[in-house]
């Protein structure tokens, strides 16, 4: 120096919750807070999978703003997966 590797340092990120904003919801972004992370950095048709189901498709319904099922073109990188990295003791 490179790979692995993760102890110490620097700096770094934030789950739940709870407040406020968007959304049909999944979810999100701000503030708060820190359960935790060594990629919790970045990538979501064109890797795999979770979630949602406005709309659409089909059935039920006498009918509804009603009921069931499928469908992503929404959503998620803190699920695995690419891709890129900071720090350096054994």
């Nucleotide at each position: 120096c490179g790979u692995a590797c993760g102890a110490a340092u620097a700096g770094g990120c934030a789950a739940a919750g709870c407040u406020g904003g968007u959304g049909a919801a999944a979810a999100u972004c701000a503030g708060u807070g820190a359960c935790g992370c060594a990629a919790a950095g970045c990538u979501a048709c064109a890797g795999g999978g979770a979630c949602u189901g406005u709309g659409c498709u089909g059935g039920a319904g006498g009918a509804a703003u009603u009921c069931c099922a499928g469908u992503a073109u929404g959503u998620c990188a803190g699920c695995c997966a690419g891709c890129u990295g900071c720090c350096g003791a054994a």

Overview
A computed fold for a 90-nucleotide RNA from Paenibacillus koleovorans NBRC 103111, annotated as c-di-GMP-I riboswitch aptamer. The organism belongs to Paenibacillus koleovorans, within Bacteria. The sequence was found by an Rfam model in a public genome assembly. The coordinates come from a structure-prediction model, not an experiment, and the mean pLDDT is 86.